RNAcentral holds the sequence, with entries from Rfam. A computed fold for a 112-nucleotide RNA from Variovorax sp. OV329, annotated as Glycine riboswitch aptamer. Its Rfam family is "Glycine riboswitch aptamer". Rfam's curators write: This family represents the bacterial glycine riboswitch. Model confidence (mean pLDDT): 75 of 100.
């Protein structure tokens, strides 16, 4: 100096699934018999049902190791994910989040 690999933040891209139901109350618009009632929109809280998986979390295959067995195959450990679960999170658009990917950069380790 460059490279492999690990971490960090920056920029860019980035899916899926109910505009669900009920109740409570807020704001705005509008009609009005001026009593507040009905309708529409918006978003908040609680509960219920249905669903999604790519924040996070949990589970596990083979290989490898140990014990036993001795031509037999049991138990344990370690062990991955975009697989599985769905605790958490999420389910109109927008916004937020988003595994992962690309770009440039910063830091660290090892080899050459």
């Nucleotide at each position: 100096c460059g490279u492999u690999u690990c971490c960090c933040g920056g920029c860019u891209g980035g899916a899926g699934a109910g505009a669900g139901g009920u109740g409570c109350g807020g704001c705005g618009c509008c009609c009005u018999u001026c009593g507040u009632g009905a309708g529409c929109g918006u978003g908040g809280c609680a509960c219920c049902c249905a669903c999604c998986g790519a924040a996070g979390g949990a589970g596990c295959a083979a290989a490898c190791c140990c014990c036993g067995a001795u031509c037999g195959u049991g138990g344990g450990g370690c062990g991955a994910a975009u697989c599985u679960c769905u605790c958490a999170g999420g389910u109109a658009a927008a916004g937020c989040g988003g595994a992962c990917a690309g770009c440039a950069g910063g830091g660290g380790u090892g080899g050459c």